[in-house]
RNA sequence: AUCUGAAAAAGGCAAACUUAUCCGAAAGGUAAGGACGCAAAGCUAUGAGCCUACCCACCGCUCUUCUGGUGCACGGUUGUCAGGUUGCCAGG
Numbered sequence: 001a002u003c004u005g006a007a008a009a010a011g012g013c014a015a016a017c018u019u020a021u022c023c024g025a026a027a028g029g030u031a032a033g034g035a036c037g038c039a040a041a042g043c044u045a046u047g048a049g050c051c052u053a054c055c056c057a058c059c060g061c062u063c064u065u066c067u068g069g070u071g072c073a074c075g076g077u078u079g080u081c082a083g084g085u086u087g088c089c090a091g092g
Base pairs, nucleotide, nucleotide: 002092003091004090005089012038013037017033018032019031020030022029023028036079042085043084044083046082047081048080049077050076051075056071057070058069059068
């Protein structure tokens, strides 16, 4: 340097759920608690997939008020799959 692996050792992260006069239209995020699990469950939204639809466009309802549907990412998801990149230990 590279490949394989998590048996050991040192560690790391943190699902669901709960809380918040938290952020957000929502998806979701942030912080604390909590551990389902994870050999990159470190970082990166680059490709694909998936989620949401404020705005916008169209259609409809209403015609004082009220208010639905379809499409759409510039939003999100890295613990969906890959790519890039950094890295502990052991063995080859």
Model confidence (mean pLDDT): 84 of 100.
c-di-GMP-I riboswitch aptamer from Planomicrobium okeanokoites, 92 nucleotides, folded computationally.
It matches the Rfam family "c-di-GMP-I riboswitch aptamer". Its family is annotated with cyclic-di-GMP binding in the Gene Ontology.
Of the family's consensus pairs, 95% are formed in the model.
The sequence was found by an Rfam model in a public genome assembly.